Predicted 3D model of RNase P RNA and transfer RNA as a complex of 434 nucleotides. Rfam match: Bacterial RNase P class A. The family's RNA type in Rfam is ribozyme. The coordinates come from a structure-prediction model, not an experiment, and the mean pLDDT is 77.
[in-house]
RNA sequence: CGAGUAGGCCGGGUGGUCGCGGGCUUCGGCGUGGUGCCGGAGCCUGAGGAAAGUCCGAGCUCCGCAGGGCAGGGUGCUGGGUAACGCCCAGUGGGGGCGACCCCAAGGAAAGUGCCACAGAAACAGACCGCCGGCGGCCCCAAUGCCGCCGGUAAGGGUGGAAAGGUGAGGCAAGAGCUCACCAGCGGCGAGAGCGAUCCGCCGGCUCGGUAAACCCCACCCGGAGCAAGACCGAAUAGGGGAAUAAUGGAGUGGCCCGCUCCGUUCCCGGGUCAGGUCGCCGGAGGCGGCAGGCAACUGCCGUCCCAGAUAGAUGACCAUCCUCGACAGAACUCGGCUUACAGGCCUGCUCGGUCG
RNA sequence: GCGCCUGUAGCUCAGCAGGAUAGAGCGUUCGCCUCCUAAGCGAAAGGCCGCGCGUUCGAAUCGCGCCAGGCGCGCCA
Numbered sequence: 001c002g003a004g005u006a007g008g009c010c011g012g013g014u015g016g017u018c019g020c021g022g023g024c025u026u027c028g029g030c031g032u033g034g035u036g037c038c039g040g041a042g043c044c045u046g047a048g049g050a051a052a053g054u055c056c057g058a059g060c061u062c063c064g065c066a067g068g069g070c071a072g073g074g075u076g077c078u079g080g081g082u083a084a085c086g087c088c089c090a091g092u093g094g095g096g097g098c099g100a101c102c103c104c105a106a107g108g109a110a111a112g113u114g115c116c117a118c119a120g121a122a123a124c125a126g127a128c129c130g131c132c133g134g135c136g137g138c139c140c141c142a143a144u145g146c147c148g149c150c151g152g153u154a155a156g157g158g159u160g161g162a163a164a165g166g167u168g169a170g171g172c173a174a175g176a177g178c179u180c181a182c183c184a185g186c187g188g189c190g191a192g193a194g195c196g197a198u199c200c201g202c203c204g205g206c207u208c209g210g211u212a213a214a215c216c217c218c219a220c221c222c223g224g225a226g227c228a229a230g231a232c233c234g235a236a237u238a239g240g241g242g243a244a245u246a247a248u249g250g251a252g253u254g255g256c257c258c259g260c261u262c263c264g265u266u267c268c269c270g271g272g273u274c275a276g277g278u279c280g281c282c283g284g285a286g287g288c289g290g291c292a293g294g295c296a297a298c299u300g301c302c303g304u305c306c307c308a309g310a311u312a313g314a315u316g317a318c319c320a321u322c323c324u325c326g327a328c329a330g331a332a333c334u335c336g337g338c339u340u341a342c343a344g345g346c347c348u349g350c351u352c353g354g355u356c357g
Numbered sequence: 358g359c360g361c362c363u364g365u366a367g368c369u370c371a372g373c374a375g376g377a378u379a380g381a382g383c384g385u386u387c388g389c390c391u392c393c394u395a396a397g398c399g400a401a402a403g404g405c406c407g408c409g410c411g412u413u414c415g416a417a418u419c420g421c422g423c424c425a426g427g428c429g430c431g432c433c434a
Base pairs, nucleotide, nucleotide: 001353002352003351004350005349006348007347008346009345010344012322013321014320015319016318017317018316020046021045022044023043024042025041026040027039028038029037030036048328052339053338055337056336057335058334059333060226061225062224063223067258068257069256070255072222073221074220075219076218077091078090079089080088081087092106093104094103095102096101107217108216112215113214114211115210116209128157129156130153131152132151133150134149135148136147137146138145165183166182167181168180169179170178184207185206186204187203188202189201190200192199193198230279231278232277233276234274240269241268242267243266244265245264249263250262251261252260271433272432286305287304288303289302290301291300292299293298323326358430359429360428361427362426363425364424367383368382369381370380376414385401386400387399388398389397407423408422409421410420411419
């Protein structure tokens, strides 16, 4: 210098004017028994890394205390982190890359069932061709030739994504874990290493197809609903009519049953009504800095800061100036994650290649 | 906010407990028939099965993540 890899950060800047949401202070007017209402001024503050998708996990609130069983759903190597998680960190095993490094839904196929199209003899336990042996026949006889029958054989051919552990040697009529060496798997053993997944060593020829993002089995987890939760205050109306059901019933929000609580409930027609006000609603598993523990995720202590809370819903417009000319996109109960979108720019560690010294 | 469904040819839909060339009707184009048109008959074209990644020998079908569209649920008595 080029190519790459991992992690972190920024997301137009500055100044001015006007406008809007929220908070505090203050002024003027009006009004009540009282909280107040209207208008103005000053100061402070006002979107994001994803506010998004709503895919997971929680807080919070109500349902009955969230109980037992079935069904259903989810997760799936090990250890740790966390309020919790399907997230994160560290490792193990497998795969990819020269490498830095990246990826993996990674329990069980030796419990059972299903499926494996076409091709192929055979798809789970297999003789189509070939090879070998025996018998019979044929070519005058015979054979190493040809045909047929019986048997052996999974080394070779062929089919397939996959063919009955792989490679080599010995062995055999031909062959074969039949025997041996190495490798892969499985099983057993170990005062072995490690918390563990697993690794290491030795022994045993034990060699068993794939698929569980097919059913299923195993282990663990899950009660339901959601701020339109829910609480309080006020206003309005006819607590009207009809039907069904009747304690072996119905309801209390989950699919079913039991248990528990309550006694009417459900549907239709009709009626009311402001999408009324206040709270929930922003100080929180909070941000930043330092120290300490830990490989890390993360945690503890100390200091410091307050950082949108609307309810038709505010964050915009214009001017000046500078630059690299500005992407994806906007809160609506709140957090922790994941995923997805994103113009461009900055920083750091590392790898490979080239060149120069 | 919560729950659910759909996406296959120009249009309407099958196929979706995986099996190879993805079908049907209408429409389009061409030919036949007719003096011409319609109807009828015959033939053809037309699909990355909404997109991406994965599982599998193999994906429209199974899993995950996105995209687009649609439906339902609101107070009092």